[in-house]
RNA sequence: GCGCCAGUAGCUCAGUUGGAUAGAGUAUUAGACUACGAAUCUAAGGGUCACGAGUUCGAAUCUUGUCUGGCGCG
Repeated sequence: GCGCCAGUAGCUCAGUUGGAUAGAGUAUUAGACUACGAAUCUAAGGGUCACGAGUUCGAAUCUUGUCUGGCGCG
């Protein structure tokens, strides 16, 4: 330099064909339970869907540029 893949909550990830209010586990906080903890149960907070532009009535999803990371080739 070229090609491919990935980027979604603090962390690990799902979201399949464009349309339901953007989700799960874990972590954090509060409550219940307990003699106190742990475990368990309930609830809450936490998101620019990497960034910009475009297409569309509607974009995490499609197109395009940039950035970052991984793999391969030279």

A computed fold for a 74-nucleotide RNA from a Bacilli bacterium, annotated as transfer RNA. Its mean pLDDT, the model's own confidence on a scale to 100, is 80. The source organism's lineage runs through Bacteria, Bacillati, Bacillota and Bacilli.